[in-house]
Model confidence (mean pLDDT): 88 of 100. This is a predicted structure of a 251-nucleotide part of an RNA (large-subunit ribosomal RNA, domain VI) from a Bacteroidota bacterium. NCBI's taxonomy places the organism under Bacteria, Pseudomonadati, Bacteroidota. The RNAcentral record of the full RNA draws on ENA.
Context: one part of a larger RNA
Order: sequence, then C1' cells, then structure tokens
RNA sequence: CGCAGGAAGCUUGCGAGGAUCUGACCUUAGUACGAGAGGACCGGGUUGGACGUACCUCUGGUGUACCGGUUGUGCCGCCAGGCGCACUGCCGGGUAGCUAUGUACGGAAGAGAUAAGCGCUGAAAGCAUCUAAGUGCGAAACUCACCUCAAGAUGAGGCUUUCUAUAAGGGACGUUGUAGACGACAACGUAGAUAGGCUGUAGGUGUACAGGCAGUGAUGUCAUAGCUGAGCAGUACUAAUUACCCGAAAA
Repeated sequence: CGCAGGAAGCUUGCGAGGAUCUGACCUUAGUACGAGAGGACCGGGUUGGACGUACCUCUGGUGUACCGGUUGUGCCGCCAGGCGCACUGCCGGGUAGCUAUGUACGGAAGAGAUAAGCGCUGAAAGCAUCUAAGUGCGAAACUCACCUCAAGAUGAGGCUUUCUAUAAGGGACGUUGUAGACGACAACGUAGAUAGGCUGUAGGUGUACAGGCAGUGAUGUCAUAGCUGAGCAGUACUAAUUACCCGAAAA
C1' cells in the first nucleotide's frame, strides 16, 4: 500500500515445512518344523541407544549480584574496625537467570490408493492363462493422520462485537519485561502494584561490630548471629502529570 466505510477480538486452512530411526530381553514356546542338532513366523509385554522438542522440581555447571576465610602492601593519626590495589589478588560456598551430563515428552496406532509380488473369475485360443472386460490382497515409499507456520490464498475467506463526525480505535510520551540488535511484541500509566524505594520473607553465607565472661595469650563463649536476598508477597513513599497527533462510506 492492497483486501471498496473505520475498528477490536476470535478463527477456517489453499499451501508450506518438520517428524518418520533402531537394538536387546521376557512371553507365546523349547511350541510349529525337524531323525536329531537345532529352532521360528504371527501376536503380547518390558527396557535401552541415537535423534528431536520443552523445561530447571531434582543432580550438577556457571553465577566479576551476594556471604565468608586469607596473603602482601598503601591509606583512614594509633588500637580495633574497615577501604583501595595485586587476574574478581587468591581460596571456600552460592540465590535468580542461563544451562546438560539433569527432568519430562515424542516417533505410535489407524485409513486410502498403490509398487514388486500373490491371487479370484475369465476369454481371445472348446484346454490353459492374475488380464484382454471385471475383481481382491499387498511396503519404512505416496495421500491423510501427528507437530508448526499459514488469507499478499490479489482466489486477499469466515464469525462475533463495536463506531454516525472526529467517534470507535490507534499512535506518540512515560514506568517496564514474560520481549528484545533497532523496530516489533507484551504489561502498566493514579479508577494504578508497571519499575524503584520501604516492610516482610523462601533462599545464600555461616555466628557481624561493640560489650560481658573464661584464659598470661592466641582464642573460646554469651549468640541460628550479622550481612544479603536478580526470587515471592504486601505497601502509593518516588516516577508513570496535563496536554498532543492520526483516524470513517468512491462509482
């Protein structure tokens, strides 16, 4: 821009893409078959491998948010306590998020028309013949079925609701994230929990500083502390103010 009024929501599916894998074991059954040795089809069940999709409850990884330990050195006048630098100084843990080696699930079953092949009926050719007329079965291939996209499918579809002059609706702006390179998408904008803050808390770390007590002291203890909390709640304290722009019937 189009889809001959403007919108919001929900859809159909022309068509396109994806997937399509396979082992072992148990059973049927030591049955059929076979002199024996051996040893099934068909069917039922269990459990794997590789591959794929989603996710983070569990097991782990990361985690320059966070907590703790510790070395050297400089500084805060000194002690104590801290901070800077040394790869995040090094080391031990670790929430959210992101992750696989972790967790869950998938390939199925079925239908149609067929291939090679196997047939039925059956003439040409009094027989025979699956084929010439007719007709049945038959594969991971094909068409459906399963998953995803999908009306620019210009063949532009359908349904519901809404709007009568600047309306419905949309944009811009702001606070943001389940989204993200930017657009886009999604949530919210005071009739408000959208983000920050504050309060609380799942979780993390591991018992802070100061002080008392014990010990000559290092240290221990009073003490599940202190700090943190990307998660989860509550709470209008702060910021989402007012205003603005676009936007409907051609023949």